[in-house]
RNA sequence: CGACGUAGCUCAGAGGCAGAGCACCUCAUUGGUAAUGAGGAGGUCAUGGGUUCAAAUCCCAUCGUCGG
Numbered sequence: 001c002g003a004c005g006u007a008g009c010u011c012a013g014a015g016g017c018a019g020a021g022c023a024c025c026u027c028a029u030u031g032g033u034a035a036u037g038a039g040g041a042g043g044u045c046a047u048g049g050g051u052u053c054a055a056a057u058c059c060c061a062u063c064g065u066c067g068g
Base pairs, nucleotide, nucleotide: 001067002066003065004064005063008022009021010020011019016053024040025039026038027037028036046062047061048060049059050058
C1' cells in the first nucleotide's frame, strides 16, 4: 500500500424483512444403519462513528487475517 472480515464450516448478498450448500436437531421411510423426503434451530453482518426516511451494502477510524 492492496484485498478480505456475514450461521459451526465454505461462501452469496453492492441502499428497502439477512440467504444457500454442508454440518446440527425432530419426524417419516428401514428389521437396523446409510441414503432419501418433510420440518426446525442457529446471526449485536469484526468494533466504533458518520451519511441517509432507511446501511451487511456508501464514507471515516480502529482491530484482526492474508498478500506486497
Overview:
The RNA shown here (transfer RNA) has 68 nucleotides and comes from a marine eukaryotic metagenome. The prediction has a mean pLDDT of 84.